[in-house]
This record gives sequence, C1' cells and structure tokens, in this order.
RNA sequence: UAAGACGCUGCAGGAGAGACUGGAGUCACUUGUGCAUCAUCCAGCGCCGAAGGAGCAACCACCCCGGAAACUCUCAGGCAAAAGGACUGUAGCGUCAAU
Repeated sequence: UAAGACGCUGCAGGAGAGACUGGAGUCACUUGUGCAUCAUCCAGCGCCGAAGGAGCAACCACCCCGGAAACUCUCAGGCAAAAGGACUGUAGCGUCAAU
C1' cells in the first nucleotide's frame, strides 16, 4: 500500500399471511344513539416466516466440548397502510490481515 473478511452507519430494493369475530375504547353529534374505521386493552378462532430464538441435517472440526441453513418449529414477532424486515447492491467509518 492492499485483494479480502468482520462490525457499525447512510441510501436503494425487499416477501408472506384475517382492514377476522365479540366486548371495551376512540370518533361523531341527535346526549342516547350510531359505529364507516384505525392505534390501544381483554377474549376467541384462523393463518405467515425473512427481526430475534430453538431443533435437526448435508457438511466442517474432533482429545474433549462442538460449529452449521433461506430446511423445520412457531416461544417471540407479524397478518390494509405505516413501522419492522432476513437478504442484495452501493458509499463511508473502524478492526483484522494473506501477499
């Protein structure tokens, strides 16, 4: 000096599944009615997997202890939009570093 690896941050892309049902609440005004809705709370059933978590496996490692997926399970999370979102690309910063 630097291929590369890892971590953080910014930008762009980024799927799936009930705008479910009942009650409360919110809102509106006609003050006792409506509820077209949604955030929120409680209960219920149905679903999704790509935050996280867990399990097994090809494989890797092996003295012991093990590591390991986009597969599987759904504890958590999610099921209009928003938010989130594994992962991909790109830029910056930091660390390590073969040669």
Glycine riboswitch aptamer from Aquirhabdus parva, 99 nucleotides, folded computationally. The sequence is in RNAcentral, with records from Rfam. Taxonomically the source falls in Aquirhabdus (Bacteria, Pseudomonadati, Gammaproteobacteria, Moraxellaceae). Of the family's consensus pairs, 91% are formed in the model. It matches the Rfam family "Glycine riboswitch aptamer". Its family is annotated with glycine biosynthetic process in the Gene Ontology.